[in-house]
Context: one part of a larger RNA
RNA sequence: UGUGGGAUGUCUGAGAGGAAGGAGCUUCUAGUACGAGAGGAACGAAGCUUCGAGGCCUCUGGUCGACCGGUUAUCUGACAAGGUAUGCCGGGCAGCUACGCCUUAAGGGAUAAGUGCUGAAAGCAUCUAAGCACGAAACCCCCCUCGAAAAGAGACAUUCUGGGACACUCAAAGAAGAUGAGUUUGAUGGAGCCGGUGUGUAAGCGCCAAGGUAACAAGGCGUUCAGCAUGCGGCCACCAAUAGU
Numbered sequence: 001u002g003u004g005g006g007a008u009g010u011c012u013g014a015g016a017g018g019a020a021g022g023a024g025c026u027u028c029u030a031g032u033a034c035g036a037g038a039g040g041a042a043c044g045a046a047g048c049u050u051c052g053a054g055g056c057c058u059c060u061g062g063u064c065g066a067c068c069g070g071u072u073a074u075c076u077g078a079c080a081a082g083g084u085a086u087g088c089c090g091g092g093c094a095g096c097u098a099c100g101c102c103u104u105a106a107g108g109g110a111u112a113a114g115u116g117c118u119g120a121a122a123g124c125a126u127c128u129a130a131g132c133a134c135g136a137a138a139c140c141c142c143c144c145u146c147g148a149a150a151a152g153a154g155a156c157a158u159u160c161u162g163g164g165a166c167a168c169u170c171a172a173a174g175a176a177g178a179u180g181a182g183u184u185u186g187a188u189g190g191a192g193c194c195g196g197u198g199u200g201u202a203a204g205c206g207c208c209a210a211g212g213u214a215a216c217a218a219g220g221c222g223u224u225c226a227g228c229a230u231g232c233g234g235c236c237a238c239c240a241a242u243a244g245u
Base pairs, nucleotide, nucleotide: 005160006159007158008157009156010155011154015146016145017144018143021051022050023049024048025047026046027045028044034039052104053103054102055101056100060098061097062096063095067091068090069089070088071087072085073084074083075082076081093231107141108140109139114134115133116132117131165245166244168182169181170180171179188240189239190238192235193234194233195232196230197229198228199227204223205222206221207220208219211216
């Protein structure tokens, strides 16, 4: 662009892709069938392991240069608070992950080799000539993904402000495009507050205090489950989504 109007939503499924499975152990069957004994199965059922595949982050572990704390050297005159050495160390939410968790079951159809039933040609025999029944991880379904441009271009529902893009605030999305949420009839992002989470008890002040002639002083306790931070949940229009093309 087309599918003879537009929009929104829900479908059908022609067709396309996938390898999503592989192997093993244990128990029951069963000390059974079998066998003089010694020995010793299988069909089937259940549980599990491992490799591979797909997905996820509740738990466990890792990472976490958002964050919190300790500490070394040096600088900001000192304290406090910081800068630099992407310093070193102890933790760590979200996110991302595996070493963690879940699934990878069963069945149906038509068959191959093969096994048969009935059965003539050929009074017998014969699985085959007519007919009928079984039979494999392979084939077709079942399972997952895509899939109305399937030109035979589909169906249904609702609706009638024409549809879309740019611009602006953004993230469940993201290399750019794209996708998705919003734009005052607003919780889209930021600020603030509440909750949760992380760190681990801030500064200041008070008291105690090893040591020291003294000046001073490491450190401890209380105030303090503090202080700080927050990619999470919620509340709230304070700020920005105005005005527009």